[in-house]
Molecule: Bacterial RNase P class A
Organism: Rhodoluna sp.
RNA sequence: AGGGUCGGCCAGACGGUCGCGGCAGGUAAAACUGACGAGGAACGUCCGGGCUCCAAAGAGCGAAGUGGUGGGUAACACCCACUCGGUGCGAACCGCAAGAAAGUGCAACAGAAAGUAAACCGCCACGAAAGUGGUAAGGGUGAAACGGUGGUGUAAAAGACCACCAGUACUCUAGGUGACUAGGGUAGCUAGGUAAACCUCGCUUGGAGCAAGGUCAUAUAGAAGACGUUUGAGAGCUGCUCGCUCGAGUCUUCGGGUAGACCGCUUGAUGACAGUGGUAACACUGUUGCUAGAUAGAUGGCCGUCACCGAAAGGUACAGAACCCGGCGUAUCGGCCGACCCCUCCA
Numbered sequence: 001a002g003g004g005u006c007g008g009c010c011a012g013a014c015g016g017u018c019g020c021g022g023c024a025g026g027u028a029a030a031a032c033u034g035a036c037g038a039g040g041a042a043c044g045u046c047c048g049g050g051c052u053c054c055a056a057a058g059a060g061c062g063a064a065g066u067g068g069u070g071g072g073u074a075a076c077a078c079c080c081a082c083u084c085g086g087u088g089c090g091a092a093c094c095g096c097a098a099g100a101a102a103g104u105g106c107a108a109c110a111g112a113a114a115g116u117a118a119a120c121c122g123c124c125a126c127g128a129a130a131g132u133g134g135u136a137a138g139g140g141u142g143a144a145a146c147g148g149u150g151g152u153g154u155a156a157a158a159g160a161c162c163a164c165c166a167g168u169a170c171u172c173u174a175g176g177u178g179a180c181u182a183g184g185g186u187a188g189c190u191a192g193g194u195a196a197a198c199c200u201c202g203c204u205u206g207g208a209g210c211a212a213g214g215u216c217a218u219a220u221a222g223a224a225g226a227c228g229u230u231u232g233a234g235a236g237c238u239g240c241u242c243g244c245u246c247g248a249g250u251c252u253u254c255g256g257g258u259a260g261a262c263c264g265c266u267u268g269a270u271g272a273c274a275g276u277g278g279u280a281a282c283a284c285u286g287u288u289g290c291u292a293g294a295u296a297g298a299u300g301g302c303c304g305u306c307a308c309c310g311a312a313a314g315g316u317a318c319a320g321a322a323c324c325c326g327g328c329g330u331a332u333c334g335g336c337c338g339a340c341c342c343c344u345c346c347a
Base pairs, nucleotide, nucleotide: 002342003341004340005339006338007337008336009335010334012306013305014304015303016302017301018300020037021036023034024033025032039318043329044328046327047326048325049324050323051209052208053207054206058242059241060240061239063205064204065203066202067201068082069081070080071079072078083097084095085094086093087092098200099199103198104197105194106193120139121138122135123134124133125132126131147165148164149163150162151161152160166190167189168187169186170185171184172183173182174181175180213263214262215261216260222254223253224252225251226250227249234246235245236244270289271288272287273286274285275284276283277282307316308315309314
């Protein structure tokens, strides 16, 4: 100098002016004044929790989720560290990473055969031949074919036997909290794939959601039918069954009718800084800060200067809170910072 990997940050700036929202001051009521007013993803609503109500929530079945180990956390499918497998020269990255020796299923085409079975060519024996028997070395098919190489052996062959190698099971020693790692021994044991197929195993999960839920308040005209009052209608927002609770009214159809306001609501598993513990995620302690809260929904327009893009006109990424948090995923103009890797050159 070039090419990369990982992590973090910013999200046009300043001034003026006119508006909008709630708050504080002010006023009899206004006017008026003041400070404040979207994000890193506010998004998707995909996970997890807080909070609220339903028995402060129960049993069984079912269903769903999850899946290496250890830790973090309110919790998680998230995060950190490590292990194993894979990719890359490397920094690093990726992993749906339990079980296929419980059972069931599936595998196009090709192939003899797709799993406990089989023999197309071949080889060998017998036979004149047809054929019968043996075999699974060699060939051929396929994504995948029943360990590999060499030898012994044999009619030809074969873990049938032997040596080495690979794997599996059991076991011992050492290290590690553990996943696991390193080394040794025994057994010819060689058992195919697929569980983002059913399934099995371990663990987790009650349901509904701020239109939750609560307080105050407005309106009303009834008619018909059904069921029921302890032999219990119906309700308790819940997959099914049970159990529990409330219960004297309830349900259906037709018809009539009103007005909404307040709380929940933003101070919280909170931010910043410092210290301590920890490899880290994170935790604790101290100091300090408080920066939207609408309800058809405010957070915007214009002017000027500068920055950037564009030849100019002109433009300024993605995108807009709705109870609140922790994550994940996705979108994103332009730019900045740090650590590390590869390669080349120079000293």